[in-house]
Molecule: Lysine riboswitch aptamer
Organism: pig gut metagenome
RNA sequence: CAAUAGAGGUGCAAAACACAUCAGUAGCGCAUGUCAGGUCAAUCGGGGCCGUUCACGGUGCGUAAAAGGGUUUUUUGCCGAAAACAAAGGAAACCGAUUUUUGCUUUGUUUGGGUAUGUUUGCGAACAGCGGCAUAACUGUCAUCAUAAAUUUGAUGGAGUGCUAUUGU
Numbered sequence: 001c002a003a004u005a006g007a008g009g010u011g012c013a014a015a016a017c018a019c020a021u022c023a024g025u026a027g028c029g030c031a032u033g034u035c036a037g038g039u040c041a042a043u044c045g046g047g048g049c050c051g052u053u054c055a056c057g058g059u060g061c062g063u064a065a066a067a068g069g070g071u072u073u074u075u076u077g078c079c080g081a082a083a084a085c086a087a088a089g090g091a092a093a094c095c096g097a098u099u100u101u102u103g104c105u106u107u108g109u110u111u112g113g114g115u116a117u118g119u120u121u122g123c124g125a126a127c128a129g130c131g132g133c134a135u136a137a138c139u140g141u142c143a144u145c146a147u148a149a150a151u152u153u154g155a156u157g158g159a160g161u162g163c164u165a166u167u168g169u
Stems, first nucleotide, its partner, number of pairs: 001168006009079001011078006018071002027063006034057001037050004041099006082111008091102003112139002115136004120132004141158006
């Protein structure tokens, strides 16, 4: 240097079933008084659809979700597992332009790991939860120094481009 195998532990991710939340909300139906416009993510242009046979929005009554996010369990794949951020590409939201949102792929950068705390920050319906950041102790690992004389303990420092084992060169 390469190949293979492995370790960390409240370890990581995905899927499925269930549950709570979302929410008595959106939607739908009926009634009601008003009103001339409303809607297809935003703006402009176009197109479609709904609307004086009263739409849309408001109020009342009835009916009544889903996605995203979360939790438990199980299974599967794993140990840069994965995550965050940035850039590029292409996809969807009626068409075109510009944006926005959602999710996908590739590349780069950062993070050893989980936990707790934070009137820190982002996402989010949410003071749920998750991510970033900061702080704290814990934990694995290596290096150095000290200690111990059994292989322990302590201090400082490093980062997964790390660490351990085997094999090859």